[in-house]
RNA sequence: GCCGUGGUAGCUCAGACGGCAGAGCAGUCGCCUCGUAAGCGACAGGUCGCCGGUUCGAAGCCGGCCCGCGGCC
Numbered sequence: 001g002c003c004g005u006g007g008u009a010g011c012u013c014a015g016a017c018g019g020c021a022g023a024g025c026a027g028u029c030g031c032c033u034c035g036u037a038a039g040c041g042a043c044a045g046g047u048c049g050c051c052g053g054u055u056c057g058a059a060g061c062c063g064g065c066c067c068g069c070g071g072c073c
Stems, first nucleotide, its partner, number of pairs: 001072007010025004019056001027043005049065005
């Protein structure tokens, strides 16, 4: 340099065909308990890597760029 693949909550990851952005764990509060843990419930937490394009509408499509991983030369 080229090809492939990935980047979404603090962490691990879902999110067919474009149409409400989610789960588990962690966090906070509550319930339960003599108390703690476990269990149960609620809440909070997001520029969806960045910029542009297409579209009524983009996490998902198109282009460029950045970063990680794998391969080729």